[in-house]
Formats: sequence, structure tokens, C1' cells
RNA sequence: AUAAUCCCAAGGGAUGGAGUUCCCUUCAAACCGCCUUUUACGGGGCUAAUAACUCCUGCCAUGUU
Repeated sequence: AUAAUCCCAAGGGAUGGAGUUCCCUUCAAACCGCCUUUUACGGGGCUAAUAACUCCUGCCAUGUU
């Protein structure tokens, strides 16, 4: 110096933040929603601030003041 392995650490789970829990990834990976149309590309439409629970913020609907 290079390579491999392990540990620590770090990162991810379709729109924001935090806590808890779970799962996944490991220097590049985990991850990057659904429906419809098309041979495919392309096009059109739709739901959701959660992986799950809770809280906050934003958005939508209804009611009251």
C1' cells in the first nucleotide's frame, strides 16, 4: 500500500419533525406507492405526512363559537 474478515459506527423502510418498537443494508446496498393504457418506451388517473404506535406541524372534510 492492497485485499479479506470482525468490531464499532452509520444508513434505509413512496411528502416534514420527535419518542418507542420492529425489519433491512453495510461503503455500497437497504429504499424509490397504487390503478390504467402500450410489445416496450411513453401517456392518463389516484391514495398517503407512520414500517407500526403515539405526539407535534402542514393539508383535506364536517360541525360549533

Fluoride riboswitch aptamer (crcB RNA motif) from a Candidatus Zymogenaceae bacterium, 65 nucleotides, folded computationally. The prediction has a mean pLDDT of 78. The sequence was found by an Rfam model in a public genome assembly.